[in-house]
């Protein structure tokens, strides 16, 4: 230095697909009844569409969802599993600028893991998840050790094997 197989943990990580809660009696659809001139396409600009044969809004009762996201329970893939940050391309109600989301790619840019706490952002949501701080814990290695333990590193690590020089 190169191949190959490993191990963290019964909440390892991801992700399919059934079932439930919840989302929610919401959004939203017509209809009555008020109101009177605007509304709608994220945002601006153009354009376009419905509107006095009545917009917005308010109000009554009728109908009435979903998508992410949870929770079981069965699979699959695998242990940088993965997640997140930047780039780059596509789509996303018309062109045009921007912003966001979601896909896919690259990335010697960050994270050993899972849990707790607080902050933000995200959601209907006190649920989950992501970012950052902190704690303890756990796996791995390496010093030193009064050998029960202390300190410090990190996944391009660790461990076994083969194999180059």
């Nucleotide at each position: 230095g190169g191949a190959u197989a490993g191990a963290g943990g019964u909440u390892g990580c991801a992700u399919u697909u059934u079932u439930c809660a919840a989302a929610a009696g919401u959004a939203u659809g017509a209809u009555g009844c008020u109101g009177g001139a605007u509304g709608c396409c994220c945002c601006a600009g153009g354009g376009g569409c419905a509107g006095u044969a009545g917009a917005a809004g308010g109000u009554a009762g009728c109908a009435g969802a979903a998508a992410g996201g949870g929770a079981a329970a069965a699979g699959u893939g695998c242990c940088g599993a993965a997640a997140g940050g930047a780039u780059a391309u596509a789509a996303c109600a018309c062109c045009u600028g921007g912003a966001g989301u979601u896909a896919u790619a690259u990335u010697u840019c960050u994270u050993g893991g899972g849990c707790g706490u607080g902050g933000c952002a995200u959601u209907a949501a006190g649920a989950a998840u992501g970012g950052c701080a902190c704690g303890a814990c756990u796996g791995u290695c390496a010093u030193c050790g009064u050998a029960u333990g202390a300190u410090g590193g990190g996944g391009u690590g660790c461990u076994a094997u083969c194999u180059u020089a």
This is a predicted structure of a 165-nucleotide RNA (Lysine riboswitch aptamer) from a chicken gut metagenome.
It matches the Rfam family "Lysine riboswitch aptamer". Gene Ontology term of the family: lysine biosynthetic process. Rfam describes the family as follows. Riboswitches are metabolite binding domains within certain messenger RNAs that serve as precision sensors for their corresponding targets.
The coordinates come from a structure-prediction model, not an experiment, and the mean pLDDT is 80.
The sequence is in RNAcentral, with records from MGnify.